[in-house]
Context: one part of a larger RNA
RNA sequence: UUGGGCCUAAAGCGUCCGUAGCAGGACGAGCACAUCUCCGGUGAAAUCGUUGCGCUUAACGUAACGGAUUGCGGGAGACACGACUCGUCUAGGGACCGGGAGGGGUCAGAGGUAUUCAAGGGGGAGCGGUAAAAUGCGAUAAUCCCUUGAGGACCACCGACGGCGAAGGCAUCUGACCAGAACGGAUCCGACUGUGAGGGACGAAAGCCAGGGGAGCAAACCGGAUUAGAUACCCGAGUAGUCCUGGCCGUAAACGCUGUGAGCUAGGUGUUGCGCUUCCCAUUGGGACGCGCAGUGUCGAAACGAAGGUGAUAAGCUCACCGCCUGGGAAGUACGGUCGCAAGGCUGAAACUU
Repeated sequence: UUGGGCCUAAAGCGUCCGUAGCAGGACGAGCACAUCUCCGGUGAAAUCGUUGCGCUUAACGUAACGGAUUGCGGGAGACACGACUCGUCUAGGGACCGGGAGGGGUCAGAGGUAUUCAAGGGGGAGCGGUAAAAUGCGAUAAUCCCUUGAGGACCACCGACGGCGAAGGCAUCUGACCAGAACGGAUCCGACUGUGAGGGACGAAAGCCAGGGGAGCAAACCGGAUUAGAUACCCGAGUAGUCCUGGCCGUAAACGCUGUGAGCUAGGUGUUGCGCUUCCCAUUGGGACGCGCAGUGUCGAAACGAAGGUGAUAAGCUCACCGCCUGGGAAGUACGGUCGCAAGGCUGAAACUU
């Protein structure tokens, strides 16, 4: 390379947008680029085949004929599929309208319980902590009870096997602004699509820079225990940090360890949103059975799978496009490049060893 693979054996980029490229719905017409057919040209020799001939034979050499040279250019024709041009369509896609759902995002305002601290009042000896203790706190009045205040962080119950978001993620209430999805439509556009090398944007926590903030918690650090030791687990303290604003970083068991899109292939059952029929209660309206679409769980036929398992949310049957894998270690290291303030990220070997 061919081939085979990527849930768990090596392997799906953290996620999305999108450039080139690749792939692409239905009908008709044109063209004849590609494709196919025919004709003739060319496609050196050697090599190969057949039949002869020459070395005593053979190998070898040689002559004629044949084949092959998978190709190239010229001419004539065919038009199903592909390309291109023109016209038309609506099943894909998009737009618009309608009433609903949502912790989707940004900003602002408001609130709630608790912890801590402060002040005042009550009270008067312990509190705290553990397996047990001690360090620690406490007559400068602690712990405990009441009242008031300050400040920061967080948002119990509802809460779900539930919802939203591309992913990261998102939860007190109210408002403003922004965005997306589902359902329904006798509306509009008319293939406008899919994927996506490069590229761009977003991206938990920790970390970094500048400025604020600091209640609780808490790396580091200090003390008390435990222990042979205890640079730990347990306890008492406690600084960065955790919070806010602006700017970096760009990683993760960024997981469904499962790329995106599309079509097809038994069902049962729960749940969320929208719509519809019937029935019930009924004042707007509410509820129940069933059905449809969309999402999200669970069980499962066929099928698949080494098995575990997956099974219309596929890991089944197919198509399009991208990414990635090729024994273990050395190693996600070195070198180089590039990005970053740094930490470090991305790209990413080999010797050697087994």

The prediction has a mean pLDDT of 89. This is a predicted structure of a 354-nucleotide part of an RNA (small-subunit ribosomal RNA, central domain) from a metagenome.